[in-house]
């Protein structure tokens, strides 16, 4: 660092329309943060420039019935 297996939360099955009537498209408003992405504090420095973490922060993406996806914890393998 990658694989595999197993654990994993949050937030409208929200309204209108299409639909091959599938939980899916489209457009609206309303959420949520733990893919990913971005954003800064100590620090250090004579000043500048720049470095600089995250579960903090913004939500671009992303997610809000099942599935899926999921940071991060175990376990095994490379």
């Nucleotide at each position: 660092c990658g694989g595999u297996c197993g654990g994993g939360a949050g937030a409208g099955u929200g309204c209108g329309g299409g639909u091959u009537c599938g939980a899916c498209c489209c457009g609206u408003c309303g959420c949520c943060g733990a893919a990913g992405g971005a954003g800064c504090a100590a620090c250090a420095c004579c000043c500048c420039c720049g470095g600089g973490a995250a579960a903090c922060u913004c939500u671009c993406a992303g997610g809000c019935a099942c599935c899926u996806g999921g940071a991060c914890c175990g376990a095994u393998c490379g």
Overview: This is a predicted structure of a 78-nucleotide RNA (Glycine riboswitch aptamer) from a marine sediment metagenome. The prediction has a mean pLDDT of 80. RNAcentral holds the sequence, with entries from MGnify.